[in-house]
Molecule: Glycine riboswitch aptamer
Organism: Streptomyces hainanensis
């Protein structure tokens, strides 16, 4: 002077899954009734906050053992739109220190 890890912060990019039914209440239209917020319960369902788990496949290895995770479960989140997720990029900052 610095690659490279690793934590934070900003930008930008970034899914998935019921606008189902019952109750209760608020507003609005208009009085046969509709819609539309809120909550709660029912059952169906996603997985990319997080958590768990290596029972299965994957990967790391020729095997075993271990280990990961976008893999698996769905405790928790979440299901119109949005908002927000893991994840990727680029900037700043701070440790780290190959050269």
């Nucleotide at each position: 002077c610095g690659a490279u890890c690793c934590c934070g912060c900003g930008c930008g990019g970034g899914a998935g899954a019921g606008u189902c039914c019952c109750g209760c209440c608020g507003c609005c239209c208009a009085c046969c009734g509709g819609g539309u917020g809120g909550c709660g319960a029912g059952c169906g369902c996603c997985g990319a906050a997080g958590g768990a788990g290596c029972a299965a496949a994957u990967c790391c290895u020729c095997c075993c053992c271990g280990g990961a995770a976008u893999c698996u479960c769905u405790c928790a989140g979440g299901c119109c739109c949005a908002u927000g997720u893991a994840c990727c990029g680029c900037g700043c900052g701070a440790g780290u220190g190959a050269g």